RNA sequence: GGGCCUGUGGUCUAGGGGUUUAUGACGUCGCCCUUACAAGGCGAAGAUCGCCAGUUCGAUUCUGGCCAGGCCCA
Numbered sequence: 001g002g003g004c005c006u007g008u009g010g011u012c013u014a015g016g017g018g019u020u021u022a023u024g025a026c027g028u029c030g031c032c033c034u035u036a037c038a039a040g041g042c043g044a045a046g047a048u049c050g051c052c053a054g055u056u057c058g059a060u061u062c063u064g065g066c067c068a069g070g071c072c073c074a
Base pairs, nucleotide, nucleotide: 001073002072003071004070005069006068007067010026011025012024018057028044029043030042031041032040050066051065052064053063054062
């Protein structure tokens, strides 16, 4: 340099044009429980769905470019 794949809360992840307010787990915070801690129960916060354009009535989702990472080739 070329080809392919991936990018979603702090971490991992589901979803794949309008259906709800983007899913779940771990983590964080508050309350309950306990003498206390852990476990458990209830609740809450936490997301520019990598960035910029395009298509569309409508884009996290489709297309293109760029950025970052991974694999392969040179």